Predicted 3D model of a 174-nucleotide RNA (c-di-AMP riboswitch aptamer (ydaO/yuaA leader)) from Kitasatospora sp. GAS204B.
The model forms 92% of the base pairs in the Rfam consensus.
It was read from a public genome assembly, where an Rfam model found it.
The prediction has a mean pLDDT of 77.
RNA sequence: CGUGCGCCGUCGCCUAAUCCACGACCUGGCCCCCGGGCCGGGCCGGGAGCCGGGGAACCAUGUUCCUUGGGGUGAAUCGGCUCGACCCAGGCUGGACCAGCCCAGGCCGAACCGUAGGAGACCUUCCUGCUCCGAACCCGUCAGCUAACCCGGUAGGCGAGAGGGAAGGAAAGG
Numbered sequence: 001c002g003u004g005c006g007c008c009g010u011c012g013c014c015u016a017a018u019c020c021a022c023g024a025c026c027u028g029g030c031c032c033c034c035g036g037g038c039c040g041g042g043c044c045g046g047g048a049g050c051c052g053g054g055g056a057a058c059c060a061u062g063u064u065c066c067u068u069g070g071g072g073u074g075a076a077u078c079g080g081c082u083c084g085a086c087c088c089a090g091g092c093u094g095g096a097c098c099a100g101c102c103c104a105g106g107c108c109g110a111a112c113c114g115u116a117g118g119a120g121a122c123c124u125u126c127c128u129g130c131u132c133c134g135a136a137c138c139c140g141u142c143a144g145c146u147a148a149c150c151c152g153g154u155a156g157g158c159g160a161g162a163g164g165g166a167a168g169g170a171a172a173g174g
Base pairs, nucleotide, nucleotide: 010160011159012158013157014156018048019047020046022045023044025042026041027040028039029038030037031036049154050153051152052151053150054149059144069142070139071138072137073136078114079113080112082110083109084108086106087105090102091101092100093099094098117133118132119131120130122169123168124167125166126165127164128163
């Protein structure tokens, strides 16, 4: 001097996932005129904001049943190729049933390659680069849209110079 890991703080990112210390109860400390007051913590609630679902008319639409139902949150869809398991039409061989092989199709899973779409440091929009994501989960046979109305969520996971240009704002400074 650089790099890796851990902790604290600051500033930020994805996301609806933020704010109020408002109420009741429990509890620690301090003060007190012994009525109570202040500060902090825990737990159960509440409110605001934001987000999602159900739910008329009108409109729209047929739906399900042969391995396959349908729907929701989310950017996370749709394909190609290879391999593996299962289902199964047809054909061939061997000896009835069955076994083996070839091959079209369906479905499930994995890896890889793309892709609809999505994210990246004051905010929004546009242009242009680069780097990434392109998952996971839930309902349970059931839901189109949808006023009134009803119900629910407010978690979790990350980062350390976060490219450049234009317009309009915001903030700071003068």